Two RNAs folded together computationally: RNase P RNA and transfer RNA, 431 nucleotides in total. Rfam match: Bacterial RNase P class A. By type it is a ribozyme.
[in-house]
RNA sequence: GGGGUGGAUCGGACGACUGCCGGGGGAUCAUCUGAUCUCCGGGAGGAAAGUCCGGCCUUCGCAGGGCAGGAUGGUGGGUAACGCCCACCGGGGGUAACCCCAGGGAAAGUGCCACAGAGAACAGACCGCCGAUGGCCUUCGGGCACAGGUAAGGGUGAAACGGUGCGGUAAGAGCGCACCGCGCCCCUGGCGACAGGGGUGGCACGGCAAACCCCAUCCGAAGCAAGUCCACAUAGGGACCGAGGCGUUGCCCGCGCCGUUACCAGGUCCGGGUAGGGCGCUUGAGCCUGCGGGUAAUCGCAGGCCUAGGUAGAUAGUCGUCCUUGACAGAAGCCGGCUUACAGGUCCGCCCCGUCG
RNA sequence: CGGGGCGUAGCGCAGCUUGGUAGCGCGUUUGACUGGGGGUCAAAAGGUCGCAGGUUCAAAUCCUGUCGCCCCGA
Numbered sequence: 001g002g003g004g005u006g007g008a009u010c011g012g013a014c015g016a017c018u019g020c021c022g023g024g025g026g027a028u029c030a031u032c033u034g035a036u037c038u039c040c041g042g043g044a045g046g047a048a049a050g051u052c053c054g055g056c057c058u059u060c061g062c063a064g065g066g067c068a069g070g071a072u073g074g075u076g077g078g079u080a081a082c083g084c085c086c087a088c089c090g091g092g093g094g095u096a097a098c099c100c101c102a103g104g105g106a107a108a109g110u111g112c113c114a115c116a117g118a119g120a121a122c123a124g125a126c127c128g129c130c131g132a133u134g135g136c137c138u139u140c141g142g143g144c145a146c147a148g149g150u151a152a153g154g155g156u157g158a159a160a161c162g163g164u165g166c167g168g169u170a171a172g173a174g175c176g177c178a179c180c181g182c183g184c185c186c187c188u189g190g191c192g193a194c195a196g197g198g199g200u201g202g203c204a205c206g207g208c209a210a211a212c213c214c215c216a217u218c219c220g221a222a223g224c225a226a227g228u229c230c231a232c233a234u235a236g237g238g239a240c241c242g243a244g245g246c247g248u249u250g251c252c253c254g255c256g257c258c259g260u261u262a263c264c265a266g267g268u269c270c271g272g273g274u275a276g277g278g279c280g281c282u283u284g285a286g287c288c289u290g291c292g293g294g295u296a297a298u299c300g301c302a303g304g305c306c307u308a309g310g311u312a313g314a315u316a317g318u319c320g321u322c323c324u325u326g327a328c329a330g331a332a333g334c335c336g337g338c339u340u341a342c343a344g345g346u347c348c349g350c351c352c353c354g355u356c357g
Numbered sequence: 358c359g360g361g362g363c364g365u366a367g368c369g370c371a372g373c374u375u376g377g378u379a380g381c382g383c384g385u386u387u388g389a390c391u392g393g394g395g396g397u398c399a400a401a402a403g404g405u406c407g408c409a410g411g412u413u414c415a416a417a418u419c420c421u422g423u424c425g426c427c428c429c430g431a
Base pairs, nucleotide, nucleotide: 001353002352003351004350005349006348007347008346009345010344012322013321014320015319016318017317018316020043021042023040024039025038026037027036028035029034045328049339050338052337053336054335055334056333057223058222059221060220064253065252066251067250069219070218071217072216073215074088075087076086077085078084089103090101091100092099093098104214105213109212110211111208112207113206126154127153128150129149130148133147134146135144136143137142162180163179164178165177166176167175181203182201183200184199185198186197187196188195189194227279228278229277230276237270238269239268240267241266242264244258245257246256247255286305287304288303289302290301291300292299293298323326358430359429360428361427362426363425364424367383368382369381370380377414385401386400387399388398389397390396407423408422409421410420411419
């Protein structure tokens, strides 16, 4: 200098004026609610988004049982919790930094493996190889056909029932041996996943569970239009169904309430009334700084700070100066994550290549 | 806030359940029949299966994420 990789952070700045939303103080008016004026300070994001997970909160026969259903899936830790995060293990990719993995079980059972191929799962013999043994012939070297043996070689396939080599054999074969792989047992290290070593078995166990399934763990349901308070309105109207119905668990049992032959519990539809205000609502698993524990995620302590809160929905407009002319996009109960979108800038660490010293 | 469905050729759809060659109708193009058109017949072309990743020997199909559209309920 070039290329790559991991992380952090900012995301127009400053000023003036006029508005909008909500908060606090003061003055005046008003019986109260409140109204008017004035002053002070506040007013979108890293994703406010998608609504994909987890929780807080609220309500309900949740906090009784079973079935069904869903989610997760190496180990250890963090956390309020998680499908998130950290560290490690194993596997894969990359020269490397580093990145990716739904990463339990296929000797519980069922199922699938197209085409090709002889054969696709307690397999198989197409081309081959052999034909030692048994049969026939013989010039005694051997030859011939069959029975049969074989799975080394060829061929098919994503996959062919361990791989390589040596021995062995008629030809072969874990048939024997060495190494590698695999299973089982033991030892050592580690909290553990696992790693290393030793012994042993000639190999028994193909792949797919993001196929059904099995195992382990977790899950009561619904959602701020939850829910609650005040005020206001009303005719409990009509039609049909109706013996069981309703109850914030899909089904069953159980439980509670209403009803059981009716001027009938309840359901569906039509019609009518009301549709205002308060709380929930923003002080919270909160933010910043420092110190300490921990490899880290994160936790503890001390000090400081208060930082939108609307309900048809505020966060805007104009002007001036400057620059690199400004991306994706806007709260609606709150919080922790994930995912997705994003012009450009800044900072830090690491790796590879080239050059110079 | 809650729930459901769809995306495959220019258009409308099937195939997805149970993974293995992507098909049907209309339309388009070419040819034949006709003096010409229409129509009929024959043949052909036309596909990132919305996008990205994963599982698998193999993905339109299974799984995850994501984008767009439509519908329903409170």